A computed fold for a 78-nucleotide RNA from a Nitrospirota bacterium, annotated as c-di-GMP-I riboswitch aptamer. The prediction has a mean pLDDT of 89. It matches the Rfam family "c-di-GMP-I riboswitch aptamer". Its family is annotated with cyclic-di-GMP binding in the Gene Ontology. Rfam's curators write: GEMM was predicted in a large-scale screen for bacterial structured RNA regulatory elements.
RNA sequence: UGCCGAUAAGAGCAAACUUCCUGCAAGGGGAGGGCGCAAAACUACCGGUCCUGUUGCAUGGACAGCGGAGUUACCGAA
Numbered sequence: 001u002g003c004c005g006a007u008a009a010g011a012g013c014a015a016a017c018u019u020c021c022u023g024c025a026a027g028g029g030g031a032g033g034g035c036g037c038a039a040a041a042c043u044a045c046c047g048g049u050c051c052u053g054u055u056g057c058a059u060g061g062a063c064a065g066c067g068g069a070g071u072u073a074c075c076g077a078a
Base pairs, nucleotide, nucleotide: 004076005075012037013036017032018031019030020029021028022027035065041071042070043069045068046067047066048063049062050061051060
């Protein structure tokens, strides 16, 4: 340095659910909560799913905790 990932150490994130706000919706934000996570950090680039809309497309939007790709990063046993 690359891969890898402990019943190691120290930190970190936070599903369902409840509640308040926000959005036509999918969804997003705050608080509580903690199922899980070694990238559950970031980017909608590819695929996928969802919403809006349409006769059907298109258009516009959402999801990074669906998979891939890219970028960056803590620790160090085997």